This is a predicted structure of a 379-nucleotide RNA (Bacterial RNase P class A) from an Actinomycetales bacterium. It matches the Rfam family "Bacterial RNase P class A". By type it is a ribozyme. The prediction has a mean pLDDT of 75. NCBI's taxonomy places the organism under Bacteria, Bacillati, Actinomycetota, Actinomycetes, Actinomycetales.
RNA sequence: UGAGUCGGCCAGGCGGUCGCGUCGUCGGGCUCCGGCCCGGCGCCGAGGAACGUCCGGGCUCCGCAGAGCAAGGUGGUGGGUAACACCCACCCGGGGUGACCCGCGGGACAGUGCCACAGAGAACAGACCGCCCCGUCCUCGGACGGAGCAAGGGUGAAACGGUGGUGUAAGAGACCACCAGCGCACCGGGCGACCGGUGCGGCUAGGUAAACCCCACCUGGAGCAAGGCCAGACAGGGAGCGCUCGAGGGCUGCUCGCCCGAGCUCCCGGGUAGGCCGCUGGAGGCGUGCGGCAACGUACGUCGUAGAUGGAUGGCCGCCACCUGGGCGGGGGCAACCCCGCCCAGGCACAGAACCCGGCGUACCGGCCGACUCAUCCG
Numbered sequence: 001u002g003a004g005u006c007g008g009c010c011a012g013g014c015g016g017u018c019g020c021g022u023c024g025u026c027g028g029g030c031u032c033c034g035g036c037c038c039g040g041c042g043c044c045g046a047g048g049a050a051c052g053u054c055c056g057g058g059c060u061c062c063g064c065a066g067a068g069c070a071a072g073g074u075g076g077u078g079g080g081u082a083a084c085a086c087c088c089a090c091c092c093g094g095g096g097u098g099a100c101c102c103g104c105g106g107g108a109c110a111g112u113g114c115c116a117c118a119g120a121g122a123a124c125a126g127a128c129c130g131c132c133c134c135g136u137c138c139u140c141g142g143a144c145g146g147a148g149c150a151a152g153g154g155u156g157a158a159a160c161g162g163u164g165g166u167g168u169a170a171g172a173g174a175c176c177a178c179c180a181g182c183g184c185a186c187c188g189g190g191c192g193a194c195c196g197g198u199g200c201g202g203c204u205a206g207g208u209a210a211a212c213c214c215c216a217c218c219u220g221g222a223g224c225a226a227g228g229c230c231a232g233a234c235a236g237g238g239a240g241c242g243c244u245c246g247a248g249g250g251c252u253g254c255u256c257g258c259c260c261g262a263g264c265u266c267c268c269g270g271g272u273a274g275g276c277c278g279c280u281g282g283a284g285g286c287g288u289g290c291g292g293c294a295a296c297g298u299a300c301g302u303c304g305u306a307g308a309u310g311g312a313u314g315g316c317c318g319c320c321a322c323c324u325g326g327g328c329g330g331g332g333g334c335a336a337c338c339c340c341g342c343c344c345a346g347g348c349a350c351a352g353a354a355c356c357c358g359g360c361g362u363a364c365c366g367g368c369c370g371a372c373u374c375a376u377c378c379g
Base pairs, nucleotide, nucleotide: 001375002374003373004372005371006370007369008368009367010366012320013319014318015317016316017315018314020045021044023042024041025040026039027038028037029036030035047350051361052360054359055358056357057356058355059223060222061221062220066256067255068254069253071219072218073217074216075215076090077089078088079087080086091105092103093102094101095100106214107213111212112211113208114207115206128153129152130149131148133146134145135144136143137142138141161179162178163177164176165175166174180204182201183200184199185198186197187196188195189194227277228276229275230274236268237267238266239265240264241263248260249259250258251257284303285302286301287300288299289298290297291296322347323346324345325344326343327342328341329340330339331338332337
C1' cells in the first nucleotide's frame, strides 16, 4: 500500500418561531368541596432496534389435595443466569493459505417406514455393455443355446471397503500384506464431551429421526382488555332443564378422584360503555477494586423526573457538520490517479413507547474507533 476477519460505538449539532403531553406553580371562572375548565410561566418528554411478538422470566388472577394419560419443548460436554431455544469456554465434524467462520451436534445392531430422476439393480442388491468355458451352426469371427463371474465400462447424491499381490478358464476377502472403518478388552491424559496408544475379532457394517419411534430432562392455564376500587344507568317478558335419584360449577388439555352446590341455559326487549389504582426504582445504568480464560459474580462509590388512553414527543426557517454528483482553481505523479480549497444541485436512514425485564430475529442513509490475518514493497 492492497485485500480481508472479528469486536465496540454514534444515529446529526446550535439558534429562532409555531404547536403537543405529564407534572409543578400563579391568576381567573365554576363547583355536588372530591375537583374540573381557561390562560401565563417553569421542568421534563422514545430506540438501537421502542419493531416482529419467536423464546424465557417477574407480576396478577384462576378457592391451586393428589395420581395417571395425552400434548408440546429441549438435545455434544462443562459452566453462567431469575430463567431460556440465550451467553461463555471447550470437544467433535465441515470450510478457509490465514485471522476466523458454519453446524436443528442424543440414538439408524429396539422396531416400522421412506430413498425422487437416471439406472439392469437402491438394501438379507444386481447383470445393461462386458469377461470366461462348453455345445451347435456357418459366410471363420460372428450368431444362438447352456453354465460360471463381477475385474473393467456405464447410471446415480449414494452401487455392499481401498491399493498391491496370490490364485483362477475368467474371477471374487476365496487367501495374504498394508491402509481406512467398526466392535471388544487393557493402559495413559482430561471434571467431562473426548483424545493418544497396544492387542484381539469377524473381514465391512449405506442414508434418513426438521419420518414415526426410543432415551434423558423440562413444562398447570390465562394474560395489564391481568386484576382491584369507586361512581352511575335500566324494565321486564317468554321457553327449557334441575333442586339430595341433584342441573350446573371448581381443581382450566383429558380421565380418575376430590370439593362446592340451587340455580343454570337460550330467545325477545332495555341500560351502560365514566373515573382512580395497578404505572414505572428495576434480576437498573456507569466507574473502580477483587475473583474467574470468559460469560459472569461480588464489594464500594456514583447517577436518576416519558407514562399517553383516539393515544403527546412534531412542523417551518437560518447557520454549521456529513454523504453523493457536477463545475472551477491549485499542488503531487511518466501515467492511471490522488490531495486541498471554493461554488451549485440533491440527499441526511430504519423506525417509533403503552405493565416491566433478559434474549433472539429482522430493518437501517452513513460515519468513527480498536484488535488481528494474508500478500507485496522499503529500511